[in-house]
RNA sequence: GCCGGGGUGGUGGAAUAGGUAGACACGAGGGACUUAAAAUCCCUUGAUCGCAAGGUCGUGCGGGUUCGAUUCCCGCCCUCGGCA
Numbered sequence: 001g002c003c004g005g006g007g008u009g010g011u012g013g014a015a016u017a018g019g020u021a022g023a024c025a026c027g028a029g030g031g032a033c034u035u036a037a038a039a040u041c042c043c044u045u046g047a048u049c050g051c052a053a054g055g056u057c058g059u060g061c062g063g064g065u066u067c068g069a070u071u072c073c074c075g076c077c078c079u080c081g082g083c084a
Stems, first nucleotide, its partner, number of pairs: 001083007010026003019067001027045006046057004060076005
């Protein structure tokens, strides 16, 4: 240099022939049980504004297409693999 895979909450990782982002697990917080703990069970868990109801933003970065983009197109960055 060329070709291909990947980048999503605190972590791993789902969702793609465009239509409610974050299923599920781990971790964390709260509670039940216990003399106390462990284990187990229940609830909560992206950010921000708000007393609340609720609003806005959020899929590596910047553009484009579209009524609508994690998903399609273009450029770039990072990472993994292959070729040279």
Annotation:
Model confidence (mean pLDDT): 82 of 100. A computed fold for an 84-nucleotide RNA from a Minisyncoccota bacterium, annotated as transfer RNA. Rfam family: tRNA. From the family's description: Transfer RNA (tRNA) molecules are approximately 80 nucleotides in length. RNAcentral holds the sequence, with entries from ENA.